The prediction has a mean pLDDT of 83. This is a predicted structure of a 72-nucleotide RNA (transfer RNA) from Methanofastidiosum sp. It matches the Rfam family "tRNA". The family's RNA type in Rfam is transfer RNA. Lineage of the source: Archaea > Methanobacteriota > Candidatus Methanofastidiosia > Candidatus Methanofastidiosales > Candidatus Methanofastidiosum. The sequence is in RNAcentral, with records from ENA.

């Protein structure tokens, strides 16, 4: 240098055109002598950056960044 695979909340992950689940973590409540667990709730996401298509783009296109992996 070329392919190719990811980038989505503090972590992990679902959604593959039509208003982004879901777990753990946090935070507040019930229990409890105090904790833990459990249980209820409640908050967090400009979908990795910019442009473009589209009435609408996490999702299609292009460029670029960041790891991973393959092959010189």
């Nucleotide at each position: 240098g070329c392919a190719u695979c990811a980038g989505u909340a503090g972590c992990c992950a679902a959604a593959u055109g039509g208003c982004a689940a879901g777990g753990c973590a946090a935070c507040a409540g019930u229990c409890u002598g105090c904790a833990a667990a459990a249980c209820u709730g409640u908050a967090a996401a400009u979908u990795g950056u910019c442009g473009g298509u589209u009435c609408a783009a996490u999702u299609c296109c292009g460029a670029c960044c960041u790891g991973g992996u393959g092959c010189u």